[in-house]
This record gives sequence, C1' cells and structure tokens, in this order.
RNA sequence: GCGGGUGUAGUUUAGCGGUAAAAUUCGACCUUCCCAAGGUUGAGUCACGGGUUCGAUUCCCGUCACCCGCU
Repeated sequence: GCGGGUGUAGUUUAGCGGUAAAAUUCGACCUUCCCAAGGUUGAGUCACGGGUUCGAUUCCCGUCACCCGCU
C1' cells in the first nucleotide's frame, strides 16, 4: 500500500427497516439473627459524520479504532 472482518449498557453478547434486549454489574426494597443465596423494582447502551427512507442498530458512502490475510 491492497483486500476482508468487527465496533450495541461498566463487562460478555442477541437484535432480517417499525417502542433496543438478555446475562452480569450498580441502587432501593423484601426475605434472614447475620452473611451468602433468592425475590421485586429501578438505573445505565447502538464508535463518529453524512446519505436513502414516512421511519435506520439494521441499507449505502466516508472517517476512526481493533483484528486477520496479501505484498
């Protein structure tokens, strides 16, 4: 330099254009003599910038970061 892939909550991952989800984490409460475990409830997220569309995490383009291959 060329090609390909990945980017979603603090962490690990789902999400075939129509209200972003699970586990874990954190807060409150319940349970318990206490702890642990369990239960209820709440908080927290689409890398960035454009485009298409009534509507974009999803499709298209570019940028950035990381990974793989080629030279």
The RNA shown here (transfer RNA) has 71 nucleotides and comes from a Candidatus Parcubacteria bacterium.
It matches the Rfam family "tRNA". The family's RNA type in Rfam is transfer RNA.
The source organism's lineage runs through Bacteria, Bacteria candidate phyla and Candidatus Parcubacteria.